[in-house]
Small-subunit ribosomal RNA from an uncultured prokaryote, 1464 nucleotides, folded computationally. RNAcentral holds the sequence, with entries from ENA. Its Rfam family is "Bacterial small subunit ribosomal RNA". Model confidence (mean pLDDT): 84 of 100.
RNA sequence: AGAGUUUGAUCCUGGCUCAGAACGAACGCUGGAGCCAGGCUUAACACAUGCAAGUCGAACGAAGGCCCGGAGCUUGCUCCGGAUCCCUUAGUGGCGGACGGGUGAGUAACGCGUGGGAAUCUACCUAGCAGUACGGAAUAACCACGGGAAACUGUGGCUAAUACCGUAUACGCCCUUCGGGGGAAAGAUUUAUCUCGCCCUGGGAUGGGCCCGCGUCGGAUUAGCUUGUUGGUGAGGUAACGGCUCACCAAGGCAACGAUCCGUAGCUGGUCUGAGAGGAUGAUCAGCCACACUGGGACUGAGACACGGCCCAGACUCCUACGGGAGGCAGCAGUGGGGAAUAUUGGACAAUGGGGGAAACCCUGAUCCAGCCAUGCCGCGUGAGUGAAGAAGGCCCUAGGGUUGUAAAACUCUUUCACUCGCGAAGAUGAUGACGGUAGCGAGAGAAGAAGCCCCGGCUAACUCCGUGCCAGCAGCCGCGGUAAUACGGAGGGGGCUAGCGUUGUUCGGAAUUACUGGGCGUAAAGCGCGCGUAGGCGGCAUAUCAAGUCAGAGGUGAAAGGCCUGGGCUCAACCCAGGAACUGCCUUUGAUACUGAUAAGCUAGAAUUCGGGAGAGGGUAGUGGAAUUUCCAGUGUAGAGGUGAAAUUCGUAGAUAUUGGAAAGAACACCAGUGGCGAAGGCGGCUACCUGGACCGACAUUGACGCUGAGGUGCGAAAGCGUGGGGAGCGAACAGGAUUAGAUACCCUGGUAGUCCACGCCGUAAACGAUGGGUGCUAGAUGUCGGGGGGUUGCUUUUCAGUGACGCAGCUAACGCGUUAAGCACUCCGCCUGGGGAGUACGGUCGCAAGAUUAAAACUCAAAGGAAUUGACGGGGGCCCGCACAAGCGGUGGAGCAUGUGGUUUAAUUCGAAGCAACGCGCAGAACCUUACCAGCCCUUGACAUGGAGGUCGCGGGUCCGAGAGAUCGGACCUUUCAGUUCGGCUGGACCUCACACAGGUGCUGCAUGGCUGUCGUCAGCUCGUGUCGUGAGAUGUUGGGUUAAGUCCCGCAACGAGCGCAACCCUCGCCCUUAGUUGCCAGCAGGUUAAGCUGGGCACUCUAGGGGAACUGCCGGUGACAAGCCGGAGGAAGGUGGGGAUGACGUCAAGUCCUCAUGGCCCUUAUGGGCUGGGCUACACACGUGCUACAAUGGCAGUGACAAUGGGUCGCAACCUCGCGAGGGGAAGCUAAUCUCAAAAAACUGUCUCAGUUCGGAUUGUUCUCUGCAACUCGAGAGCAUGAAGUUGGAAUCGCUAGUAAUCGCGUAUCAGCAUGACGCGGUGAAUACGUUCCCGGGCCUUGUACACACCGCCCGUCACACCAUGGGAGUUGGUUUUACCCGAAGACGGUGUGCUAACCGCAAGGAGGCAGCCGGCCACGGUAAGGUCAGCGACUGGGGUGAAGUCGUAACAAGGUAACC
Repeated sequence: AGAGUUUGAUCCUGGCUCAGAACGAACGCUGGAGCCAGGCUUAACACAUGCAAGUCGAACGAAGGCCCGGAGCUUGCUCCGGAUCCCUUAGUGGCGGACGGGUGAGUAACGCGUGGGAAUCUACCUAGCAGUACGGAAUAACCACGGGAAACUGUGGCUAAUACCGUAUACGCCCUUCGGGGGAAAGAUUUAUCUCGCCCUGGGAUGGGCCCGCGUCGGAUUAGCUUGUUGGUGAGGUAACGGCUCACCAAGGCAACGAUCCGUAGCUGGUCUGAGAGGAUGAUCAGCCACACUGGGACUGAGACACGGCCCAGACUCCUACGGGAGGCAGCAGUGGGGAAUAUUGGACAAUGGGGGAAACCCUGAUCCAGCCAUGCCGCGUGAGUGAAGAAGGCCCUAGGGUUGUAAAACUCUUUCACUCGCGAAGAUGAUGACGGUAGCGAGAGAAGAAGCCCCGGCUAACUCCGUGCCAGCAGCCGCGGUAAUACGGAGGGGGCUAGCGUUGUUCGGAAUUACUGGGCGUAAAGCGCGCGUAGGCGGCAUAUCAAGUCAGAGGUGAAAGGCCUGGGCUCAACCCAGGAACUGCCUUUGAUACUGAUAAGCUAGAAUUCGGGAGAGGGUAGUGGAAUUUCCAGUGUAGAGGUGAAAUUCGUAGAUAUUGGAAAGAACACCAGUGGCGAAGGCGGCUACCUGGACCGACAUUGACGCUGAGGUGCGAAAGCGUGGGGAGCGAACAGGAUUAGAUACCCUGGUAGUCCACGCCGUAAACGAUGGGUGCUAGAUGUCGGGGGGUUGCUUUUCAGUGACGCAGCUAACGCGUUAAGCACUCCGCCUGGGGAGUACGGUCGCAAGAUUAAAACUCAAAGGAAUUGACGGGGGCCCGCACAAGCGGUGGAGCAUGUGGUUUAAUUCGAAGCAACGCGCAGAACCUUACCAGCCCUUGACAUGGAGGUCGCGGGUCCGAGAGAUCGGACCUUUCAGUUCGGCUGGACCUCACACAGGUGCUGCAUGGCUGUCGUCAGCUCGUGUCGUGAGAUGUUGGGUUAAGUCCCGCAACGAGCGCAACCCUCGCCCUUAGUUGCCAGCAGGUUAAGCUGGGCACUCUAGGGGAACUGCCGGUGACAAGCCGGAGGAAGGUGGGGAUGACGUCAAGUCCUCAUGGCCCUUAUGGGCUGGGCUACACACGUGCUACAAUGGCAGUGACAAUGGGUCGCAACCUCGCGAGGGGAAGCUAAUCUCAAAAAACUGUCUCAGUUCGGAUUGUUCUCUGCAACUCGAGAGCAUGAAGUUGGAAUCGCUAGUAAUCGCGUAUCAGCAUGACGCGGUGAAUACGUUCCCGGGCCUUGUACACACCGCCCGUCACACCAUGGGAGUUGGUUUUACCCGAAGACGGUGUGCUAACCGCAAGGAGGCAGCCGGCCACGGUAAGGUCAGCGACUGGGGUGAAGUCGUAACAAGGUAACC
């Protein structure tokens, strides 16, 4: 410090996720030892048991024990007396139980933090001053008698004090009307100067109480709150100020700088994180506060409204004799419960501290220790060295090896920790040690007792095999898994951390993703529709004063601990100790005065006023004009008119439409008219008048900052809509009808109501847009235009102000773009945004007559949603161009019969594959058996075939015969043949048989695991690269543009310049010529010769054959074009602009086809999915389709005559010729391994005949007789003869081929092959028609445009309905919490009153009094009750929409002109 994830790719915006650190943690697996720390975050839920606050006999009375003495005797008991020393105690009394310890419920508060303040108290402590005199009355304990189950308690009697009371005294103290008045005390021990106490008093210290400034969570869907409320006077009360309380008076006080209300929460030092600023947090330790079962209350006291005190009420628990009583672990342990989860009913007061005491001492679950727990931090160990045969085993393997791995073993060492034995601290100033026989030290033995967890697709370090097969599972995000998973599970190996490792949860970080530091708002989320204006914020030039902000110095404070730095102590570290700095803050004070601020007095550049001009659809009111439309009246006139893509509804013979004249009505204002004008926006358009707002220009003067913005507020605000009343020509939601359509509640048409218009009043919203808030200043220009001014040589040009456009520099921007009219550079004020959906929705509030507007969430859900630009693809977008693409033609298919292939069906099987073009006469260049993969049956199991081992044999092979069988196969006999080498050994090779195991074998699966081959777009003209340049980038440029071409062919231009694969050419072939060669070809001339014939000699001229050359290049001429490329025409030429044809197929697309050609990974079968055989099937047949053949006839059939080809094939063959048969063919037989012989006859042609008919057309079908091939023609071959003679008379919708030696037509050959050809592949003969042209259909190329597509339009995608699930709104109501108001009740208690009852101290001789207590009364008040509300939450029949879900239904709304442009 970043990374992953939206896309085909890119940049940006933006969310989600990860890597880090931390924790009072929990869970899973694992676990050696130690030190230091930590340990109920949940139920402030309930608690059994024990302990946690006592102490003082030197305050007091008494009792008991011990001791001494005496007596009685029952010889261990009773009684009496004494004593001071000792011990123990209940009671009176004193001090302490207000500390220490726990918890965080409540509290949003002067509670806390920080800094100040004045009207206060403070036991014990401290140093002072002054005292400590004289009296008195009671009471517990105790005794007696009672009540009660108990707790406890009543009456009477005795008694003491440092308990209580009075008097005296009063330095100081308090009150005071300044005269005066008031108020103390206690002794104990035994002996003290000051022993400990007590009393008065003023100081100190310590600790509290009170007041104030500032700071201290969220919500405005909480906007008004308050009556002791705010203040005053007086009184009361308090330690003390104060409405703290009361009476009276006044009507205030708080609040947008957030009162009140609601929710949440103890606050802080600190802790975690972070670079910091911040954010989160408030365990342990420390400070403060609050609480002690819940609520209320006071008492005592220096201090409490009191955790282990009291009273009352309530809930709960326990005891009970039912009458009454008792209790409060949020002290330490512990229990139950809750929970994911948190420890021992331990030891000791040795230390530190606390209470009491004079002290000894007692008490102390404070504390110090120990126990449990890897809960955390820290350090240690589980060994070290050598050790290659790189052992064994495991795993992988290309079978060679690699890896685990110096790892182990083995050898040599060491002993930290743990273990055993011995010694044994510090902590303790004199004594006292729980910890503890602990830490530590010494000795001993032995590598001995001590390693796991997570991960290995990317992020993110680490890879292979097996299993599984969208299953099981994984997953933080992206995403893995559908038969080759580095992502699931296991294993081997590897990576990381280590007594731990992972997971989960939470916080901060990364996140500049709330932006103070440090973000944005044209299109990504985001500028209010627009003005006016309140508060607030900000504000021109210059002077003086002040010193609030600001700056500087000094002082105080900012607790300790923690953090940082420096030292020190535990062997180190964690931990602990000491010192320093720091604590960014607050307060006080002294100074400075630039800036901001305040005050005073000024200035004119901002702003405003005045005068003079001109411009304008600015607004309002009234009037007025013509054109058009419709309606009405009248005339002319006749059959149609309207309307549409085409129609119909509609109007019209009752006279329409058309046309002429007249009348009426309402609405809107053609031309001018213009990226022209005006207005804040909405908006404003005939003309005239009146009223009225604003801006602009010019000019002198005046005021003197009067300014800008603007939360709330207020006004204006298109259209539609609403209310009341008018008006209503045209248009026209709804509605009706006609069309269209599968449907058509639409688009189109005919009608038509609200409405549109006016007046008044509402509504308050729009894609109210420049998707761009207002103001001010600054920052290149050039150009058009509206309004005004100035200068000039004046029908022009220049300059200036203010508007309004289109370009454009710098700069900005993600890009697009903006660019003095900023989206640039700055300042200032306001508004708004923070992922998509849910949702601008629900609830609540406000407004509205309503419609609705405004303000405005959450649950839940997704990992995206989005902006701009790029490359493609696509468009019922555009432009240009091409192609038998259309058109123009010729001939077909689709109809018939047959052939063939396919689908379907059938079947035991009808083997399998191919599926739009690009499957279907395709694999198959040839299924009777074989082929053959299929079916039935019968057989074989190392196998039909290969390699290796062992044993045996010497063969094997060929032929004949016999038996069984359907055959495979099995058994037997006979004949023939008798391997090679040799060291002569069945020794070696070879062959065969048998046996066992490795293995063979598979046309079994996967063409979506593959190679190879092939099809297709397409012989279309395209596809790319290097360097450079442009762009943040994907990419672009080049390759686009202007021409041209068959062509990215060439030329020109150009930030491109070049290059590659394609095109073309090079190759083959046909067409012309030359040359070489001349047999098997040829025969012109010469000779011979035949019935004839290159038959012979001879020749190679010609034809031909097959080698080599030439020839064509827009080369020449004219025109055109841009002086180009090229195009058009011409000449010459066998051939002319690529001369015809072929081979040749760029980058790629279709997961195209093929595992059944072959090869091959993986999987599967192994007496079978392998192998053999016989028979059957692939040939089936209601049907459908494709491709063909033959026809329907006269351009023909039949008969006859009889000429002219080319390619090819042939010895398992082609076969002349002769002969037989009507014929297929048979029987003989020459030649030919082929330019020699042969297949071989070419056919259309020509002549004659038939004369339009189901025929002398057509030949299917069937019968019968034959031929050939073959082991065999039944299923199931081909052919011949005779007989039979079906459909069919030119073929619907639709559709195919072809542009010249082509179509059409005619025959010939070959491969396969025993036989079988209408198919396939070739060959030649005869030989046309048409193309105006590119509008349309199809396909393609280039450019451009739109896009929400990228699996790319066979795309994407919307809504209802149906089903399942989820959360949520409404909802008659119902349950609960909380709160308010009114009223009732009114415990305990203090206060006030009364005090007739009771009463020790004082007064009084007495009576009595003062004082006190009970009782009673009063107001206050907790709990409780009644009634009415507010608010929050739960449940709720039914209901509304929303979200999600696998392939459901209906349509097709949007994205392209999305097929009616879309949207608000």